[in-house]
Context: one part of a larger RNA
RNA sequence: UGAACGCUAGCGGAGUGCUUAAUACAUGCAAGCCGAGCGGGUAGCAAUACCAGCGGCGCACGGGUGAGUAACACGUAAAUAACCUGCCUUCAAGUUUGGGAUAACGGUUCCAACGAACCGCUAAUACCGGAUGUUGCGGCAAUUCGGCAUCGGAUUGUCGUUAAAGCGGCAACGCGCUUGAAGAUGGAUUUGCGGACUAUUAGUUAGUUGGUGGGGUAGUAGCCCACCAAGGCGAUGAUAGUUAGCCGGCCUGAGAGGGUGAUCGGCCACAAUGGGACUGAGACACGGCCCAUACUCCUACGGGAGGCAGCAGUAAGGAAUAUUGCGCAAUGGAUGAAAGUCUGACGCAGCAACUCCGCGUGAUGGACGAAGGUCUUCGGAUUGUAAACAUCUUUUAUCUGUGAAGAAAAGUUUAAGAUUGACGGUAACAGAUGAAUAAGCUCCGGCUAAAUAUGUGCCAGCAGCCGCGGUAAUACAUAUGGAGCGAGCGUUACUC
Numbered sequence: 001u002g003a004a005c006g007c008u009a010g011c012g013g014a015g016u017g018c019u020u021a022a023u024a025c026a027u028g029c030a031a032g033c034c035g036a037g038c039g040g041g042u043a044g045c046a047a048u049a050c051c052a053g054c055g056g057c058g059c060a061c062g063g064g065u066g067a068g069u070a071a072c073a074c075g076u077a078a079a080u081a082a083c084c085u086g087c088c089u090u091c092a093a094g095u096u097u098g099g100g101a102u103a104a105c106g107g108u109u110c111c112a113a114c115g116a117a118c119c120g121c122u123a124a125u126a127c128c129g130g131a132u133g134u135u136g137c138g139g140c141a142a143u144u145c146g147g148c149a150u151c152g153g154a155u156u157g158u159c160g161u162u163a164a165a166g167c168g169g170c171a172a173c174g175c176g177c178u179u180g181a182a183g184a185u186g187g188a189u190u191u192g193c194g195g196a197c198u199a200u201u202a203g204u205u206a207g208u209u210g211g212u213g214g215g216g217u218a219g220u221a222g223c224c225c226a227c228c229a230a231g232g233c234g235a236u237g238a239u240a241g242u243u244a245g246c247c248g249g250c251c252u253g254a255g256a257g258g259g260u261g262a263u264c265g266g267c268c269a270c271a272a273u274g275g276g277a278c279u280g281a282g283a284c285a286c287g288g289c290c291c292a293u294a295c296u297c298c299u300a301c302g303g304g305a306g307g308c309a310g311c312a313g314u315a316a317g318g319a320a321u322a323u324u325g326c327g328c329a330a331u332g333g334a335u336g337a338a339a340g341u342c343u344g345a346c347g348c349a350g351c352a353a354c355u356c357c358g359c360g361u362g363a364u365g366g367a368c369g370a371a372g373g374u375c376u377u378c379g380g381a382u383u384g385u386a387a388a389c390a391u392c393u394u395u396u397a398u399c400u401g402u403g404a405a406g407a408a409a410a411g412u413u414u415a416a417g418a419u420u421g422a423c424g425g426u427a428a429c430a431g432a433u434g435a436a437u438a439a440g441c442u443c444c445g446g447c448u449a450a451a452u453a454u455g456u457g458c459c460a461g462c463a464g465c466c467g468c469g470g471u472a473a474u475a476c477a478u479a480u481g482g483a484g485c486g487a488g489c490g491u492u493a494c495u496c
Base pairs, nucleotide, nucleotide: 001493003492004491005490006489007488010359011358012357013356014355015354016352017351018317023315024314025313027312028311029310032057033056034055037054038053040051041050042049043048064270065269066268074194075193076192077191078190079189080188083187084186088183089182090181091180092179093178094177095176096130097129098128099127105120106119107118108117109116110115136161137160138159139158140157141156142155143154144153145152146151166175167174168173196242197241198240203233204232205231208230209229210228211227212226213225214224215223245267246266247265248264249260250259251258252257272293273292274291275290276289295306296305297304298303323349325348326347327346331345332343333342334341335340362392363391364390365389372383373382374381375380397433398432399431400430401429402428406423440485441484442483443482444481445466446465447464451480452479453478454477455476461468462467
C1' cells in the first nucleotide's frame, strides 16, 4: 500500500473493498412525469377511479469503465472583430383570423412470433394558411464613435420579409405561447507554453503545403470540391515503433527530486465490435434507431429477439476484492399549478482486522519467596508479587427501563393548528449482576533488543547478508527463560 498468504482474534468509530478477462451473462430493479394541452375506452346510478393513444417536458443529467488516445486529449495562460446556448433572470412588444388532417376508437384481414395492412369517424398547447410587425433578418441611403489586419459598435430614413396557443379561476389573477434585446449558465473553435521511451526507427508527405473561386458548418478552416502554384515537416529528432487516459492530488524525501494517478474532485474518451445518420437547444445518443460482423436465445424454418464498462447477483479468470438488503425520512435530479409520482443518484444497513484511530482483557495489597517447571558448582538460582489469599472497581459483557438529534421547509389552509425518520427501539442515559466474557504472534550468532539445557551429528534442517550443522551447536528441533510488538504479529510483492 485498493494488497495477498500463515498463525491468532474481544469491542467501537471513520474510511476502503475485481489492481486479473473493455471476458460471457440467468433473474429483479436502475427514467419517467403531466388529465390545469386533447379526444376516447373500461368499471360505476353518479361522484370518481383506472387504461392505452395524440401532445408537452425529460431521457445529452445522474451512474459505470479506462479499451482507445502521445493528441490542443489534458494542465496552464490567452483569443473569438469567426460562434451557439432549452430550462432560469431582467426588459420591450404582441398573443389576431381561418383551414384540412390523423392516432386512439369502430370494422375487415394477415402472422408461429415480432408485428402489420385496408376501410370509416374525431380532438388539441399536434399540423398548415392569412393578418399585424417592435430594437429581428436582407437591400439601399445618410450620420457618428472606435479599433486589432480582415474590421467593430451606435443612430436615422426607406423598401422588402418573418410570429403566436391556449389552460385554470366567479373574478382578481396565475400558468403558458410568440418576436426581440441583455444577463447568467453550459458548450464549440483557435493559439503560446508544459509533461513517456526507442536513432538497433532518418528521411517523410499528393488534399500533401499554399492560393483563387465555390460548397458546407452555429462558426474559422483542404473541412469538402474545381482550377492554379510546388510546396510542407525533419538531428531544436520529423516519420515509424512501443507504452500510456490527463490533472488537482497521493506516497516518499530535510529539500531538490523520485514514484504514482485506487477512493474524492475537474476534464477527456468509450458503451459487444465496426460504420451511419435521425430527432433535438444540446447526441452522431450505455438501459434510442438503421446497416454489417461475431456470439447467445426463440421459431410453425418464412423470420424474429438481445447487449450489466448502472445496482445487486452468476460463471470464468485470478494470490485476491462484499448483499440478488432497507428507504425515498434527508440532500440532489426529472416532471407537475400543486398534492404527488419516479429516482440501485443518494441516505442507510449487511459482509471483510483491508486501512487508520480509540477502548478493554482488571486495580491495590500480598514472602520465612508455596507447589510445579527449568538450570545447578547440589549450597542454591530463576519463573516471582507472579499465583494463592484479602480488599476494591465495573470500562466492556449480559439483563431491565427511558429513548433521540438528524425535520423544517415545501405543500394544504382565511387563519390557528396539524402532518412527515429508512437508519432504529439504533446511539445515548439510568439501574442490576458479577473479575466476571476477552492474548496472541515473531524473534533471541553478528548486523539487532534478547541464552541456557536436551536431542541431532555436513543428517534432519536454518538462512535477508555474512554464514550455521561432520558428538559438548547461544545459528537446526524441543523445553525453560528472555526480547520486541500487541488484536494483532510475521512473510511475500511493489514503491520512495